Context: one part of a larger RNA
RNA sequence: UCGCGUCAAGGAACUCGGCAAAUUGCAUGCGUAACUUCGGGAUAAGCAUGGCCGCCGCGAGGCGGCCGCAGAGAAACGGCCCAUGCGACUGUUUACCAAAAACACAGGUCCGCGCGAACCAGCGAUGGGAGGUAUGCGGACUGACACCUGCCCGGUGCCGGAAGGUCAAGGGGAGCCGUCAGCGCGAGCGAAGCGGCGAGCCCAAGCCCCGGCAAACGGCGGCCGUAACUAUAACGGUCCUAAGGUAGCGAAAUUCCUUGUCGGGCAAGUUCCGACCCGCACGAAUGGUGUAACGAUAUGGGCGCUGUCUCGACGCGAAAUCCG
Repeated sequence: UCGCGUCAAGGAACUCGGCAAAUUGCAUGCGUAACUUCGGGAUAAGCAUGGCCGCCGCGAGGCGGCCGCAGAGAAACGGCCCAUGCGACUGUUUACCAAAAACACAGGUCCGCGCGAACCAGCGAUGGGAGGUAUGCGGACUGACACCUGCCCGGUGCCGGAAGGUCAAGGGGAGCCGUCAGCGCGAGCGAAGCGGCGAGCCCAAGCCCCGGCAAACGGCGGCCGUAACUAUAACGGUCCUAAGGUAGCGAAAUUCCUUGUCGGGCAAGUUCCGACCCGCACGAAUGGUGUAACGAUAUGGGCGCUGUCUCGACGCGAAAUCCG
């Protein structure tokens, strides 16, 4: 140093934190709260009993007796309760620092797809989808259940729109140019052919344009004044916007100021619980708010119990080390 065992009195005073350890532990009987989705919560909690012998009884058991410090005599073998956050749940995960409030999940919604389907793999043939057919398959978001899910289509995206604007290749070919026969004294002109350039005009999608759609990506204001104490502002004015945050929740896994303020709990509480609302910077399927049950989850409190501690001691075993 490592692994164990025991301990007076106290009993969390330890510590970031009861980490670790201790307690509990089985069976039978009794008895069990809030809450609840009526299943649960429940082994809730809590209490009593437990050996052996004789007699009685079919038996569960009853009556009586006996022994020990100790009768679930060893081993195996839940500590419990209260409150809150998160996630409904059982599951899944970072093989080797993370098991979780992350992923998944039934359930909800939207979008695509009529079958040689959409979609995926492959250059392709082809295969998967599926020997399925919309109560199906694919994609996306949300995530049991309950109550709900407001306003904005200006931007981006998607969908629709036989007009109009723009508009590529292509079509078309006015016209121009080169060359050349020929013509001209010359300057030069110049048919056909060949070659080059090429306007108007015709012309798809897209974009512009007109609409729709937010459980599509997303967004959801400022200043000033006003009530017979003050304070505050139901009310008014004004500017801006596509529209200015509804319900619900709120110092929150979100609150900077902040240990906000008040209440609870403690003798004393940056944590915790309940409130308030000035929300720096909650808010409704990037879901909002609740919620029984569940959790090797996170936080606060309590009972029990203890070498965690006051504060250390002794014993057993192993290793290192020293001597031989």
Molecule: large-subunit ribosomal RNA, domain IV
Organism: Methanoculleus sp.